[in-house]
RNA sequence: GAGUUGGCCGGACGGUCGCGUCGGCGUCUCCCUGUGAGGCGUCGCCGAGGAAAGUCCGGGCUCCGAAGGGCAGGGUGGUCGGCAACACCGACCCGGGGUGACCCGCGGGAAAGUGCCACAGAGAACAGACCGCCCGGCGGCUCCGGUCGUCGGGUAAGGGUGAAACGGUGGAGUAAGAGCCCACCAGCGUUCGGGGUGACUCGAGCGGCUUGGCAAACCCCACCCGGAGCAAGGUCAGACAGGAAGCGCUUGAGGGCGGCCCGCCCGAGCUUCCGGGUAGACCGCUAGAGGUCGUCGGCAACGGCGAUCGUAGAUGGAUGACCGUCGGCUCGGACUUCGGUCCGAGCUACAGGACCCGGCUUACAGGCCAACUCGU
Numbered sequence: 001g002a003g004u005u006g007g008c009c010g011g012a013c014g015g016u017c018g019c020g021u022c023g024g025c026g027u028c029u030c031c032c033u034g035u036g037a038g039g040c041g042u043c044g045c046c047g048a049g050g051a052a053a054g055u056c057c058g059g060g061c062u063c064c065g066a067a068g069g070g071c072a073g074g075g076u077g078g079u080c081g082g083c084a085a086c087a088c089c090g091a092c093c094c095g096g097g098g099u100g101a102c103c104c105g106c107g108g109g110a111a112a113g114u115g116c117c118a119c120a121g122a123g124a125a126c127a128g129a130c131c132g133c134c135c136g137g138c139g140g141c142u143c144c145g146g147u148c149g150u151c152g153g154g155u156a157a158g159g160g161u162g163a164a165a166c167g168g169u170g171g172a173g174u175a176a177g178a179g180c181c182c183a184c185c186a187g188c189g190u191u192c193g194g195g196g197u198g199a200c201u202c203g204a205g206c207g208g209c210u211u212g213g214c215a216a217a218c219c220c221c222a223c224c225c226g227g228a229g230c231a232a233g234g235u236c237a238g239a240c241a242g243g244a245a246g247c248g249c250u251u252g253a254g255g256g257c258g259g260c261c262c263g264c265c266c267g268a269g270c271u272u273c274c275g276g277g278u279a280g281a282c283c284g285c286u287a288g289a290g291g292u293c294g295u296c297g298g299c300a301a302c303g304g305c306g307a308u309c310g311u312a313g314a315u316g317g318a319u320g321a322c323c324g325u326c327g328g329c330u331c332g333g334a335c336u337u338c339g340g341u342c343c344g345a346g347c348u349a350c351a352g353g354a355c356c357c358g359g360c361u362u363a364c365a366g367g368c369c370a371a372c373u374c375g376u
Base pairs, nucleotide, nucleotide: 001374002373003372004371005370006369007368008367009366011326012325013324014323015322016321017320019047020046022044023043024042025041026040027039028038029037030036031034049350053361054360056359057358058357059356060355061229062228063227064226068262069261070260071259073225074224075223076222077221078092079091080090081089082088093107094105095104096103097102108220109219113218114217115214116213117212130159131158132155133154134153135152136151137150138149139148140147141146167185168184169183170182171181186210188207189206190205191204192203193202194201195200233283234282235281236280242274243273244272245271246270247269254266255265256264290309291308292307293306294305295304296303297302327348328347329346330345331344332343333342334341335340
């Protein structure tokens, strides 16, 4: 100088005005007269984030049948481990990229079956004769060596098309050729041995000689998943007025029941129409798989133990606005002892809880730290 990876911060102080929960005090109102409820004023504490976001995964919690079996449906997909769980995280394996630190992989099965493979090309999957090569028949020409045309056959070595053409190189062989045969190499399967918990890997032998790609096409295999969500759900308060028609009452209407079935249960009311009426408060609500530090175990993710810390809980939804000073960055100018100093201007982000956690993804002015790599 150029990079790679990981982590962290993301304005500070003061003043004025303002907002929300909670607590204290004062005052007013109400009643069931109390450690009551509500209104107003005032004082005090506290009052968003690294992503509070997207709502994409996973869980806690709550209710729905008891969460049971089957079908359907959905998800995951190298291995081992971590975790409450995961599609997350760590380490490793395999493949690919990079000189390297390191990065990327939607990474089970394509010799179970079905399907698809654009354009080009003769042919796109137990393939295929377009050109070429070889053999033969017929015909023309001939300088008698052949050559041209046509028909039939052989041939996948050569050319050409394509993302992909059914192993590669060399030899033997042949009319020309071909794993038809042979040697080596690559790959596949299989046996044995070594290493590893495992994915996998190393070595030796044998076999048929060769098997294209797509599974984010259907499908197959293994494992996992019941559904809906804090408008869950619960408590209290409070309102009203009934009427008509139809079906049913153990020969079971209707319902619990949520994709369906099995299975289980309740059961005398149910449905439609007309008319009438309420729509407030509270709980759930924040201490939780919590943070920090130390120590021990582990490569790590993480776990054990100990100490310590601690106030958001709104509900038309608070956490803001303005001013001043100081920061930070960029640009311009002046000075300079080249380290910087002074002056002026501009910018100072993304974005905000709504039951709570663990992740992932996306957005973000600007800044800081650590480790490592390459070049000089």
Predicted 3D model of a 376-nucleotide RNA (Bacterial RNase P class A) from a soil metagenome.
The prediction has a mean pLDDT of 76.